[in-house]
Molecule: transfer RNA
Organism: soil metagenome
RNA sequence: GUCCUGAUAGUUCAGAGGAAGAACGCCACCUUGCGGAGGUGGAGGCCGCUGGUUCAAAUCCAGCUCGGGACG
Numbered sequence: 001g002u003c004c005u006g007a008u009a010g011u012u013c014a015g016a017g018g019a020a021g022a023a024c025g026c027c028a029c030c031u032u033g034c035g036g037a038g039g040u041g042g043a044g045g046c047c048g049c050u051g052g053u054u055c056a057a058a059u060c061c062a063g064c065u066c067g068g069g070a071c072g
Base pairs, nucleotide, nucleotide: 001071002070003069004068005067006066007065010024011023012022013021018055026042027041028040029039030038048064049063050062051061052060
């Protein structure tokens, strides 16, 4: 330098056009002799950034940033 790939909740990851979910963690309550174990509920993300396409974009397209990889 060229190409491929990833970026979504505090963490690890799903979601591939109709608008975001799980697990763990966190908070409250219940349970328990006590509990870091068990049960129920809750908070938490404008989906890396900027544009474009579309009635509608986390999702498609382009550029950029950062991480990983291949070739030279």